Predicted 3D model of a 77-nucleotide RNA (c-di-GMP-I riboswitch aptamer) from Pelobacter sp. UBA6093. The model forms 95% of the base pairs in the Rfam consensus. NCBI's taxonomy places the organism under Bacteria, Pseudomonadati, Desulfuromonadia, Desulfuromonadales, Pelobacter.
RNA sequence: UUCCGACACUGGCAAAACCGGAGCAAUCCGGUGACGCAAAGCCACGGGUCCUUUCCCAGGAUAGCCGGGUUACCGAA
Numbered sequence: 001u002u003c004c005g006a007c008a009c010u011g012g013c014a015a016a017a018c019c020g021g022a023g024c025a026a027u028c029c030g031g032u033g034a035c036g037c038a039a040a041g042c043c044a045c046g047g048g049u050c051c052u053u054u055c056c057c058a059g060g061a062u063a064g065c066c067g068g069g070u071u072a073c074c075g076a077a
Stems, first nucleotide, its partner, number of pairs: 004075002012037002017032006035064001041070003045067003048062005
């Protein structure tokens, strides 16, 4: 360094629900809150699923659905 993931260390993120806001919607943002997570950091490249004003073939969402890419803390077996 790579692989790996402990009843280890320092910590980190934050489901559902509720409140406020944005959006046609899926959904997202902030607060409260923790179901869980060793990448539950980031990327819409492939697949899946969801939504759709305008439009009539496209646009959007989901990274905590799966795969992949990329960056990274700690250091037992």